Context: one part of a larger RNA
This record gives sequence, C1' cells and structure tokens, in this order.
RNA sequence: CCCUCGUUAAGGAACUCGGCAAAAUGACCCCGUAACUUAGGGAGAAGGGGUGCUCCAUUAGCGUGAGUCUUUUUACAAUGAUGAGCGUGAGGGAGCCGCAGUGAACAGGCCCAGGCGACUGUUUAGCAAAAACACAGGUCUCUGCUAAAUCGAAAGAUGAAGUAUAGAGGCUGACGCCUGCCCGGUGCCGGAAGGUUAAGGGGAAAGGUUAGCUGCAAGGCGAAGCUUUGAACCGAAGCCCCGGUGAACGGCGGCCGUAACUAUAACGGUCCUAAGGUAGCGAAAUUCCUUGUCUGGUAAGUUCAGACCCGCACGAAAGGCGUAACGAUCUGGGCACUGUCUCGACGAGGGGCUCG
Repeated sequence: CCCUCGUUAAGGAACUCGGCAAAAUGACCCCGUAACUUAGGGAGAAGGGGUGCUCCAUUAGCGUGAGUCUUUUUACAAUGAUGAGCGUGAGGGAGCCGCAGUGAACAGGCCCAGGCGACUGUUUAGCAAAAACACAGGUCUCUGCUAAAUCGAAAGAUGAAGUAUAGAGGCUGACGCCUGCCCGGUGCCGGAAGGUUAAGGGGAAAGGUUAGCUGCAAGGCGAAGCUUUGAACCGAAGCCCCGGUGAACGGCGGCCGUAACUAUAACGGUCCUAAGGUAGCGAAAUUCCUUGUCUGGUAAGUUCAGACCCGCACGAAAGGCGUAACGAUCUGGGCACUGUCUCGACGAGGGGCUCG
C1' cells in the first nucleotide's frame, strides 16, 4: 500500500451523476392508524408502549380425562354431577439485579408527490429485468367442415377425434369516461352496362413449290395438292369503370381584415382540399428556441410539483384522458440514520514488502 472487518469527538448528505455503499429499522404481545379506494384494500400505514428472574402460585381459565356418584333400563348402554394425573396458560400483585431483559444470533427503515406499465407472470444462458413481451378484457377480418389457416412436389398430417359460445389471423391491452371528421389515393368487399384483353376459334389475304401454258433462249404466267405467314370477327378473369368500407393502409390547411384606450378577435372575406384535429391532454418518456413565464419547495433549484398555451413536431384501439392496488421500475422532496463527506484516526485478520 491492497483486501475483508470493527470502533470513532463535533457535525449529519456538506459526499456524489445519484444517499452508491454503510448505518438505522427488525421478533412477539398490546394500543393506535390518514388521504384515497375498484369498499377487497391502503395497513405491519404512520406513531407509541411492553418483554428478564424469584415469590404469591400446583394463579384464573382452557384441553384431555383414570376413577367415583346419580337417574333410566332385563342388560348392553345412555344422561347428569364430581374428579386424580398430565398438557396448556393470559392477567394481577410483591420483590431482585444490570448501562442494557426478543441481554448473544437470526428477523421490515418510513413518509409525501409525480412518470410509465393495470395486476401475478416472461425476457437478451454469458454487460440490459425494463416503460420491452405476455396477460384477462375489447374489436375487426376469415372459416359451414374434405372448414379457413399451416407443414409437405405428393401421399398425408396439424387444425380436431373440434364444428361459428368453434378454429385461425391482425390490432389494442384490467377497470372508468370515451373513441370525432375525411372513402380523393392505396387495400379489401360488392357490381356488372360499356371500354381494353390471353390461349383458343376463325380464316380474308399474301408468299413458297409445280403439272401445264408461253417464249429461239434467258425467262414469264401458273390450276389442284402440300406448305409458310396471316386481317376482320368471336374469346374469361383482371384492369378501366360504378358503389361501399377507417378498432382497413392512411390523412385531418393558408392568407387578410375586424370591437369606443391598448391588446385580442366571438365576426367577416378569400384561396385550396377528400376532409381541414372534435373531446381530452399539453415545455409532456413528445417543446427546437428553452434554464419559456408564473406559483410552490431551497438561503440559493438547467432537476421536481402545480399552472399558463406561442403543441418547431400531442390527440383518440401504432388508442385519448383518468385510475385504487401492484413494481429488485424511473424522477423529485422529507423524517430517521449514519466515516458518503468536513478529514481523518485507531484497531483486527489475510496479502503485499524485508530477511531466511
């Protein structure tokens, strides 16, 4: 010097990103216990008091119950009373000792306010346990059974030895109050008049070949057959088209003016849009400017709580706003407590170090 412990005057979080770590609390009995609440809780809330040993004392009481007595009965037996022994045992009084009596050890710190998630659960085996996942509940869509969906070239299997109060998929996530407007685009569902349209059907027409005809020749024309190409026209779904649909993917404006102080604008005008953000919330796990402004808390507060609203860029099942209970969750404050600190010190054990 390091590790693991013990103690520490005065102060008591001044330490620090942060009370991290440590200290404190702690068992049992009694008293007592707030807001809020889903009336269950919250709650061991909080906050107080007691606890040893001896005697009164074989305490009262309670449990068990040998035995005895009584009544009924033919009897077994049953009812009632009493009751030894054993076990258990509060409370009261008197006394004794110590600094200290759950005498050692083991054994909640608590309160206030807020964010998130309802809850118990689950998770990154080996840096993350959470606000992430799940969840009961809600809702939408598909599926009529050889179901849909899934695995598999297939056979077949799961679904299910189930049958729409069932099964599958998506989103949301207890509960309470609610969930606004837009169907123009995309998706999905429905429709079938018209347009477009494949294979196929169809075969107009054109080309190749050549019996033949013609020509002195080179060559020209050229039926049938075979063959190559092939126009109209007829062709489904789909798409175009017409409707519906948001707890489908998604979206939810701008400028100008206006009230008898000023300011502001209930009001008006205009442009654009499919429609221009409703309720609720709001500097928020979301606010850039920003340590916004005000209030509270502190002597002093970039954090915190309550408000305001100018929401850069909240907003209603990628749910909105609340919410008792719950949480090794996150944030702020307080009481208690302390070597976290002012600021160190001393001690113990184990290392290191020195010598062998």